[in-house]
Context: one part of a larger RNA
RNA sequence: ACGGUGGAUACCUAGGCACCCAGAUAUGAGCAAGGGCAUGGUAAGCGAUGGAAUUCUUCAGGGAGUUGAAAAUGAGCAUAGAUCCGGAGAUUCCCGAAUAGGUUAACCUUUUUAACUGUUGUUGAAUCCAUGGGUAGGAAAGAGACAACCUGGAGAAAUGAAACAUCUUAGUAGACAGAGGAAUAGAAAUAAAAAGCGAUUCCCAUAGUAGCGGCGAGCGAAAUGGGAGCAUCCUAAACAGUGAAAAUGGGGUUGUGGGAGAGCACAAUAUAAGCUCUGUGUUGCUAGGCGAAGCAGUUGAGUCCUGCACCCUAGAUGGUGUGAGUCCAGUAGCCAAAAGAAUCAUUGGGUUAUUCCCUAACCUAAGUAGAAUGGGGCAUGUGGAAUCCCGUGUGAAUCAGCAAGGACCACCUUGCAAGGCUAAAUACUCCUAGGUGAUCAAUAAUGAAGUAGUACCGUGAGUGAAAGGUGAAAAGAACCCGCAUCAGGGAGUGAAAUAGAACAUGAAACCGUAAGCUC
Numbered sequence: 001a002c003g004g005u006g007g008a009u010a011c012c013u014a015g016g017c018a019c020c021c022a023g024a025u026a027u028g029a030g031c032a033a034g035g036g037c038a039u040g041g042u043a044a045g046c047g048a049u050g051g052a053a054u055u056c057u058u059c060a061g062g063g064a065g066u067u068g069a070a071a072a073u074g075a076g077c078a079u080a081g082a083u084c085c086g087g088a089g090a091u092u093c094c095c096g097a098a099u100a101g102g103u104u105a106a107c108c109u110u111u112u113u114a115a116c117u118g119u120u121g122u123u124g125a126a127u128c129c130a131u132g133g134g135u136a137g138g139a140a141a142g143a144g145a146c147a148a149c150c151u152g153g154a155g156a157a158a159u160g161a162a163a164c165a166u167c168u169u170a171g172u173a174g175a176c177a178g179a180g181g182a183a184u185a186g187a188a189a190u191a192a193a194a195a196g197c198g199a200u201u202c203c204c205a206u207a208g209u210a211g212c213g214g215c216g217a218g219c220g221a222a223a224u225g226g227g228a229g230c231a232u233c234c235u236a237a238a239c240a241g242u243g244a245a246a247a248u249g250g251g252g253u254u255g256u257g258g259g260a261g262a263g264c265a266c267a268a269u270a271u272a273a274g275c276u277c278u279g280u281g282u283u284g285c286u287a288g289g290c291g292a293a294g295c296a297g298u299u300g301a302g303u304c305c306u307g308c309a310c311c312c313u314a315g316a317u318g319g320u321g322u323g324a325g326u327c328c329a330g331u332a333g334c335c336a337a338a339a340g341a342a343u344c345a346u347u348g349g350g351u352u353a354u355u356c357c358c359u360a361a362c363c364u365a366a367g368u369a370g371a372a373u374g375g376g377g378c379a380u381g382u383g384g385a386a387u388c389c390c391g392u393g394u395g396a397a398u399c400a401g402c403a404a405g406g407a408c409c410a411c412c413u414u415g416c417a418a419g420g421c422u423a424a425a426u427a428c429u430c431c432u433a434g435g436u437g438a439u440c441a442a443u444a445a446u447g448a449a450g451u452a453g454u455a456c457c458g459u460g461a462g463u464g465a466a467a468g469g470u471g472a473a474a475a476g477a478a479c480c481c482g483c484a485u486c487a488g489g490g491a492g493u494g495a496a497a498u499a500g501a502a503c504a505u506g507a508a509a510c511c512g513u514a515a516g517c518u519c
Base pairs, nucleotide, nucleotide: 001513002512003511004510011469012468015440016439017437018436019435020434022432023431024429027144034095035094036093037050038049039048041073042072046068047054056089057088058087059086061084065077066076067075100109101108102107116142117141119137120136121135122134123133149180150178151177152176160167164214201228202227203226204225205224211219212218233420234419235365239250241248242247255399257364258363259362261358263356273352274351275350276349277348279346280345281344283342285340286339288335289334290333294308295307296306297305309326310325311315317329318328319327370394372392373391374390375389376388380406401416402415403414404413405412457462476503479490480489481488
């Protein structure tokens, strides 16, 4: 210097990652999720489907090819509208909650109406009533699945304290139960302080403050202020009825106490408003449709360049043999639904509401509140320890009442426990649609850009890869030589074959050939 080997580098992307916005967070005995096995003319795996099996029916869309990715061949289908896209329906083997009995899941036995729980009857063991058990009917409510978020019952340790025991990690992790699209909480026996506030939830500040703490390590509020969002209501009881009773409708629901009871009066601001049923319309969703404007030269190919033009409510993006507003798909803008599920509005029907005055007699949530003791939770480790919850044995008042205001007492203030429901603001992302990126570019980004939770490994729980790029188009090299075969040499294709399938670029290590220098 020229080659071989090898696959770095730069370029690329078919796949990831993070986030935003909107939707949805479904489902299942009408047999699910997830699987097994089958189904194609030729068919191993993947996808699809289910003995009606690579599909069937119907209603819309769409308009020329089509029988999955995936060629080839064969045989077909299709303007009498196929394939394809969307709505609804049909079929849907076996296992699986798995449910006739059994079982080593996808199998066996059997022909019995659905196995069990719940429900309605009936029968009546020890034991009189009853209970257990047995049995019958009808019915189809429950069971299982589900990434995270949520609630609940139980609940560690490593770690930190420079050891360790109270403490911390932490009411965390992993398992368990349950529910919803959100859940929880929630209409003051609140919180405050002499002024007022007025259910809950979430955010910011208060504040690393007040406090707690082997006063160590550390833990750590609230009032209040500012925002997001705002929404209220229903029972029990007194009383008077019905009923044999159980029970049920009326009445009534509150803290300046209220209601019941007695008395006097007695109507609608009201064709409202809320809720609910029904009909009609509306708006978007689940297929789609219309959609402006460029030619010539040049080149293997023009989107570059040169020349002369045009459109823009459209110069987002992607593709096309090279950088394309004017070639294609689209984009801005506009239009559209037989069927289905939603949104909002509205016609009509149903349903829901009084006030004054008097009264020390009735009601106003009991094994409750509280106290004792043993624990837990409150930022607060038993402390002077209030407040809240639980176990054990106890145990009030009831409106002339009771509770709270951080031991306790008085005064004062605030509230009305022992029944219940409640949207929004908040949390999350297995998933769907759209979008974005000072996100990665094949040892990166998901473990997974290819048959990926695959191959391989393990009895099993489990573990867990590698592997991308010919060319614009296969035009994938007819024919000849050569060879046991693979190679290889001509010829031909192509812009290029040192682009030849071990295929784009082709670094280094390593191997060789040739020449020069040195020996």

The part of an RNA shown here (large-subunit ribosomal RNA, domain I) has 519 nucleotides and comes from Picea glauca. It matches the Rfam family "Bacterial large subunit ribosomal RNA". Rfam links the family to the GO terms ribosome and structural constituent of ribosome. The RNAcentral record of the full RNA draws on SILVA. The source organism's lineage runs through Eukaryota, Streptophytina, Embryophyta, Pinidae and Picea. Its mean pLDDT, the model's own confidence on a scale to 100, is 81.